[in-house]
Context: one part of a larger RNA
RNA sequence: UCCGGCGAGUUAAUGGAUGUGGCAAGGCUAAGCCCUUACGGGGGUGGAGCCGAAGCGAAAGCGAGUCUGAAUAGGGCGAACAUAGUCCCAUUCAUUAAACCCGAAACGAAGUGAGCUUACCAUGGUCAGGAUGAAGCCUCAGUAAAAUGAGGUGGAGGUCCGAACGGGUAUAGGUUGAAAACUGUUCCGAUGAACUGUGGUAAGGGGUGAAAGGCUAAUCAAACUUCGUAAUAGCUGGUUCUCCUCGAAACAUCUUUUGGGAUGGUCUGGUGUCGUAACCGUGAGUGGUAGAGAACUCACUGGGCUAGGGAACUUAACCGUUUACCGAACCCAAGGAAACUCCGAAUGCUUGCGGCGUAAUCACUGGAAUCAGUCCGUGGGGGAUAAGCUUCACGGUCGAGAGGGAAACAACCCAGAUCGCCAGCUAAGGUCCCUAAAUAAUGGCUAAGUGGUAAAGGAUGUGAGAAUACGUAGACAACCAGGAUGUUGGCUUAGAGGCAGCCACCAUUUAAAAAGUGCGUAACAGCUUACUGGUCGAGUGUUUUCGCGCCGAAAAUGAUCGGGGCUCAAGCCAUUUACCGAAGCUGCGGGUUUCAGUUCUCUUCGGAGCAACUGGAGCGGUAGAGGAGCAUUCCCAGGGCAUUGAAGCGGAACCGACAAGGAUCCGUGGAGCGCUGUGGAAGAGAUUAUGCCGGA
Numbered sequence: 001u002c003c004g005g006c007g008a009g010u011u012a013a014u015g016g017a018u019g020u021g022g023c024a025a026g027g028c029u030a031a032g033c034c035c036u037u038a039c040g041g042g043g044g045u046g047g048a049g050c051c052g053a054a055g056c057g058a059a060a061g062c063g064a065g066u067c068u069g070a071a072u073a074g075g076g077c078g079a080a081c082a083u084a085g086u087c088c089c090a091u092u093c094a095u096u097a098a099a100c101c102c103g104a105a106a107c108g109a110a111g112u113g114a115g116c117u118u119a120c121c122a123u124g125g126u127c128a129g130g131a132u133g134a135a136g137c138c139u140c141a142g143u144a145a146a147a148u149g150a151g152g153u154g155g156a157g158g159u160c161c162g163a164a165c166g167g168g169u170a171u172a173g174g175u176u177g178a179a180a181a182c183u184g185u186u187c188c189g190a191u192g193a194a195c196u197g198u199g200g201u202a203a204g205g206g207g208u209g210a211a212a213g214g215c216u217a218a219u220c221a222a223a224c225u226u227c228g229u230a231a232u233a234g235c236u237g238g239u240u241c242u243c244c245u246c247g248a249a250a251c252a253u254c255u256u257u258u259g260g261g262a263u264g265g266u267c268u269g270g271u272g273u274c275g276u277a278a279c280c281g282u283g284a285g286u287g288g289u290a291g292a293g294a295a296c297u298c299a300c301u302g303g304g305c306u307a308g309g310g311a312a313c314u315u316a317a318c319c320g321u322u323u324a325c326c327g328a329a330c331c332c333a334a335g336g337a338a339a340c341u342c343c344g345a346a347u348g349c350u351u352g353c354g355g356c357g358u359a360a361u362c363a364c365u366g367g368a369a370u371c372a373g374u375c376c377g378u379g380g381g382g383g384a385u386a387a388g389c390u391u392c393a394c395g396g397u398c399g400a401g402a403g404g405g406a407a408a409c410a411a412c413c414c415a416g417a418u419c420g421c422c423a424g425c426u427a428a429g430g431u432c433c434c435u436a437a438a439u440a441a442u443g444g445c446u447a448a449g450u451g452g453u454a455a456a457g458g459a460u461g462u463g464a465g466a467a468u469a470c471g472u473a474g475a476c477a478a479c480c481a482g483g484a485u486g487u488u489g490g491c492u493u494a495g496a497g498g499c500a501g502c503c504a505c506c507a508u509u510u511a512a513a514a515a516g517u518g519c520g521u522a523a524c525a526g527c528u529u530a531c532u533g534g535u536c537g538a539g540u541g542u543u544u545u546c547g548c549g550c551c552g553a554a555a556a557u558g559a560u561c562g563g564g565g566c567u568c569a570a571g572c573c574a575u576u577u578a579c580c581g582a583a584g585c586u587g588c589g590g591g592u593u594u595c596a597g598u599u600c601u602c603u604u605c606g607g608a609g610c611a612a613c614u615g616g617a618g619c620g621g622u623a624g625a626g627g628a629g630c631a632u633u634c635c636c637a638g639g640g641c642a643u644u645g646a647a648g649c650g651g652a653a654c655c656g657a658c659a660a661g662g663a664u665c666c667g668u669g670g671a672g673c674g675c676u677g678u679g680g681a682a683g684a685g686a687u688u689a690u691g692c693c694g695g696a
Base pairs, nucleotide, nucleotide: 001696002695003694004693005692006691011097012096013095014094015093016092017091018090019089021087022086023085026051027050028049032045033044034043035042036041055062056061065077066076067075068074100238101237103235107228108227109226110225111224112223118202119201120200121199122198123197124196125195126194127192129161130160131159132157136153137152138151139150140149141148165189166188167187170185171184172183173182204220206216207215208214241629242628243627244626245625246624251264252263253262254261255260265370266369267367268366269365270364271363272362276360279355280354281353282352283351284350285349286348291343292341293340297337298336301333302332303331304330308326309325310323311322312321313320373398375396376395377394378393379392380391381390382389403414404413405412418590419589420588421587423586424585425584429580430579431578432564433563434562438577440576441575442574443573444572445571451566457551458550461548462547463546464545465544466543467542468541469540470539478535479534480533481532482531484508485507486506489503490502491501514529518527519526591619592618593617594616595615596614597613598612599611600609601608602607630685632682633681634680635679636677637676638675640673641672648668649667650666651665652664654662655661
């Protein structure tokens, strides 16, 4: 992992609601007792007691009233309207119990453990060999005597090297191991606080501990066993057949509360009531947002004017003068604001009237679930006008929503799936091929494969417009020619001759020609430009607006618009006509829910209903509410099947044009088993619990 079996809302008491039924101003008996029995039960008796028919008051108490009160007042709670209770059973919910099932870590009690290990006690045992050479002693030297020195002797030591023995440093292997701690190599101690045998002592909040929370039988921040015990678990997991109707929430408030709960909101079943809700039209109100404004407040730009201040000058001082300094207030102009408003929408909200409106509204009552939301659009806050960020508000989607489109893609666009059909029309989106449908039409644009990523910025890309200047009295570009003189202007300078720099920038001849536009020279020279004439012959230059393009443009395995491929497109803009395209809409047929009507049946004549038909409106769905069924085991009653073959098991092309399911036949099997009842009762349905047991 698979297969088979087992495996989770039960039972009791009390209470609420609903339903069927009995009796009814009443309803019901409990224990006990008696009779009976096929021992499952059945029939009596039993009125104790409980609920209801009367309440009010703390109570005495009074009573359709009573309490408060001085009150006959007022007020509170009741009665009055002719009313409805009670008992069994069933369903569902709550409470108390283990209370749907499995699951802790823990807590307590009583016991069992020191044959492992820790410490201690008693009594035994073990430590090859080698090295070093303390004290003491002897001899000699030495001393007044000592001290002291030398040589020997001697054999000390938590001394040294190193086996046994004890340990476990480093590393490799091993890691479903050979082993629930090992093996190889290496390493430490090895006469000591050494190691070790046997016997004994210390016990669980206790022991023991050269102390690591270590050890206390492969278990230790409190051992193990049994019991309390089905501890508790606001937590995780699991919770078993089918179909039908409706269908949420992820919000508010409170919460030792934030992954829990309570109340409200939203869902569902029931009962009841009313032209209710919603929407549309119209009328009346409400408000301070968007916008706007500057009338207030705050901030703020430029100018004017000016109190005051600074600076300079002046003065012995007081004065005074000046100012391209700063500048309150005031004035003019411009003009910002969530916490500004002289103003002020749209939408919203409240409400009158009218219309429309088979329930969507409201009230009471049974049952819930939800209180982690998500993305998108819009209006804001936080953040960086970051985030698939965060937090509010309004709307939508997903959540709980399938289908078509966006290549793929919960949250985007279209559209809400009752079932069937080899019928039709459309939406979004598309129509060259993959791929259903236009190689459609008309007019433009784009040359970048732009389309098929992106900015500031840059550019004689190209199309359409606007303005302006020059131009047949000949423009723009090109070519031919000229481009001179005073003069090398003055100054400066070594030099400065148009052209290092400073000053000035006149005049003449002219068709025109700067006291010179750039290059150049040491300085000149030289080349060139402005300017003029000629050749040529019709547009040329500048500014600006819009459309589409260009550059700017770098990412990690191989590229790409989904791919192929596309250029008067199969790209972009505008217009037009066709077609394709969904579970949308339509057509035909079927099912079902609900409302209305007709028929039928029953009737206590009020009505009710299993039914049939017609018409209308519906039938996506998680949590969840409600309804109707299928199957399993047993019981009761009736009626059946079976050795001429029961159950079970294997197989099959049947039925239920809804399911759970149910027949029949064949085979196997070899003894019991179906069916009917709006019957009854449950150990009553398993793909999931790292479920349990067995098997593979």
Large-subunit ribosomal RNA, domain II from a Candidatus Omnitrophota bacterium, 696 nucleotides, folded computationally. Taxonomically the source falls in Candidatus Omnitrophota (Bacteria, Pseudomonadati).